[in-house]
This record gives sequence, structure tokens and C1' cells, in this order.
RNA sequence: CGUCCGGACCGGGCGACCGCUCGUGAAGAGAGGAAAGUCCGGGCUCGCGGAGCCGGCGCGCCGGGUAUAAUCUCGGGCUUCCGAUACGAGAGUUUCGGAAGACGGAAAGUGCCACAGAAACGAUACCGCCCCUACGGGGUAAGGGUGAAAAGUGCGGGAGUAAGACCCCGCUUGGACUAUCGCAAGGUAGCACCAUGGUAAACCCCGCGUCGAGCAAGGCCAAAUAAGAAGGUAGAGGCGGCUCCUCUCGACAACCUUCGGGUAGGCCGCAGAAGCGUCGGGGUAACCCGCCGUCAAGAUAGAUGGUCGCCGCCCUACGGGGAACAGAACCCGGCUUAUAGGUUCGGACGGAUA
Repeated sequence: CGUCCGGACCGGGCGACCGCUCGUGAAGAGAGGAAAGUCCGGGCUCGCGGAGCCGGCGCGCCGGGUAUAAUCUCGGGCUUCCGAUACGAGAGUUUCGGAAGACGGAAAGUGCCACAGAAACGAUACCGCCCCUACGGGGUAAGGGUGAAAAGUGCGGGAGUAAGACCCCGCUUGGACUAUCGCAAGGUAGCACCAUGGUAAACCCCGCGUCGAGCAAGGCCAAAUAAGAAGGUAGAGGCGGCUCCUCUCGACAACCUUCGGGUAGGCCGCAGAAGCGUCGGGGUAACCCGCCGUCAAGAUAGAUGGUCGCCGCCCUACGGGGAACAGAACCCGGCUUAUAGGUUCGGACGGAUA
């Protein structure tokens, strides 16, 4: 210097003019790291009178942090895999580096285990081995073959047998127990008690948690109109007080006023918040505490834009051309996905120079 991998960060700058939104006006301010997906958790709001049981759903190593939230984050542990390393006859183990884990229970019960294979779990023996009365029958899980997985922890040796097994010794894997270290998950050592196929993002068991709907939540003001309520009315309307006339009374209708109701529309929710930053302190870290400072879109079919100049970046045939993913819609903490180009840190490899 280059390439690759991983982490963190930036996501063109300055100015002029013309517009848009907020703001009485002026001044001033005006998209993002993801504003996105809506996957998880909350704030806030409304509904449900209280308690319990069953069911459903979600989560699941340990400790810490945050908001006693999170499919979040920090630290630790364990398991599995990969590469290297050392020890060992072997099974296996040590150390270093990296990656992954939905990481409670398979010794409560049930189900399932493709293809291949005789057989996929009450063992029911294909080849092989051994025995017999031998085209057959029986014994055998040491060896072979199939398979992701095979008789049940495996390796080496012994004894034993018809061949085997059970058995014995040493080592080994996992578990139990004892001691000890650790807040814990768990580690280390001892002992030699046990040996059970896998699968729980299959049912299930155990533990913990869990009401529903969402800003089109919800609250307020309020043209118009319908139902409804109260009061009033000059003349006219029909009804009732046995019939007719007059007068009077009652209730109705009509009309007027007020209320009510809540459509259009408007306001609030709604921008000072679990906010951001400097410095100091605590902590391995996530993060916490203190002091100080400061910025701070709020639209409603949706403003945040356009043109030009200069500079920076990339390409160039020197005329010029190009610049990612993408755009708030109540707010916040996470996760996931998209992203041209650039900066920086760490690691691996290669090259050049000294």
C1' cells in the first nucleotide's frame, strides 16, 4: 500500500432568490438512520362490579442493567461443531482460537423415527459364528452389512464358553453420592453406587407470566336535522264535558322561545420527553449518579420543496454527466430488513521499501 472478515461512525457543505407548514406578527424553526416492516415490550386512553376454577396463549441455563418491560442488553456458565495443539496403545482428554444453541424435564405416560435395513425399541437374528436328529431346527448381539441413529457408555486386557453372553481388572463417558470453591448457573477432587436409543418450535409434565381494544384511542365546543322536554300564543282548526247555540274549561295539533340531541366543522389529545450533549464520579461491562448547558417538525390528505452560484466526492471521449436506501402521522425502548459512497479501529493474508 492492497484484498478479505468483524466492530463503531458519517450519510454532502455554504450562500442567494422564489414557494409551503408552524408561529398574531416579526425573529426563528421545519424528516431518518432507518421516519420502513409492525415482530416484541411499554407510556397514554376507553370498555369490563368483585373473587375463584378450568381451558387457551406466551416464556424457560445463572447473575446484573433498563421502566421489578422486552424474541432487548452486559457479564458468566454449560453443550455441540470447526481449525490448530499436546498427551495416550485405544476409547478419550488438555490447551488456544472461532462459530452456533428455543439452553427446564426423554428415569411419569402416549405418539413418532422417512429411505435403506432382518429388525427403529415388549426386540421377533440378514450375513457370520456355534450345536443338532441337517432343503430344517436351536443358541449367539463378540464380528460384518444398512442407516442420522442398531442391542447400549466406550476402549484395552483377562477369565469363561460349543460359539457367545453374564463375569473380573484397569482406564474412559454421563449421572448419583461425599468433600470443597462459587451469590448462582456451575467448577474441582474423591468414591466406584447406577448404565436408561433418539425426538418436547410432538402431545404432555414442571415452573413463571398473561383481560380486551387501540390516537379512526378518547375528551370538549357546536351550524343543520329527527326523537324527546319545558314555557308561551292574537284571530282561525278539529275533539271531549248527554244533544243544539253561546260562553267557558281541559287536552291535542299548529306556531314561537328555550333546552335537549350531536351531523358538517372546529379545538384538545400533540410535541419539555423514561429527551440530547459536555464535564466529574462509580462499575469489567451493560448502565447508574451529580452538576451545567442547550436544542427541540407537528401537518390532517397531509408542509418539510424548487432554481442558481461556489466548494467537496465519482466517471469522462474534457463538451459534460452522476450521487444510495428511503420520506414523520400519538410518543418511547428494542429487534429485523434496505442502504451508493466515505471515515475509523481490530484481525488475517499478500506485496513494496528501510
Overview
A computed fold for a 354-nucleotide RNA from a bacterium, annotated as Bacterial RNase P class A. The sequence was found by an Rfam model in a public genome assembly. It matches the Rfam family "Bacterial RNase P class A". By type it is a ribozyme.